[in-house]
């Protein structure tokens, strides 16, 4: 040094073809217990890696950059 793949919530991860950011788990509150656990309701929490560009509008499409993995040499 090249080539592919990935970076969204605390954590695992969805989101295909651009149109108000999601699920599970966790936290937090209230129900329900004697308590504490299960169970139901309900909230919070995200500069979708950074930085440009395109578009009426970008987690999505294009460039460049940083970390992370697999290949080559």
């Nucleotide at each position: 040094g090249g080539a592919c793949g990935g970076u969204u919530a605390g954590c695992u991860c969805a989101g295909c073809u651009g149109g108000u950011a999601g699920a599970g788990c966790g936290u937090c509150u209230c129900a329900u217990u004697g308590a504490c656990g299960u169970u139901g309701a309900g909230a919070a929490g995200g500069u979708c890696a950074g930085a440009g560009g395109u578009c009426c509008g970008a987690a999505u499409c294009c460039u460049c950059u940083a970390c992370c993995g697999u290949c080559c040499a």
The prediction has a mean pLDDT of 82. Transfer RNA from Candidatus Daviesbacteria bacterium RIFCSPLOWO2_01_FULL_37_10, 73 nucleotides, folded computationally. NCBI's taxonomy places the organism under Bacteria, Bacteria candidate phyla, Candidatus Daviesiibacteriota. Rfam family: tRNA. The family's RNA type in Rfam is transfer RNA.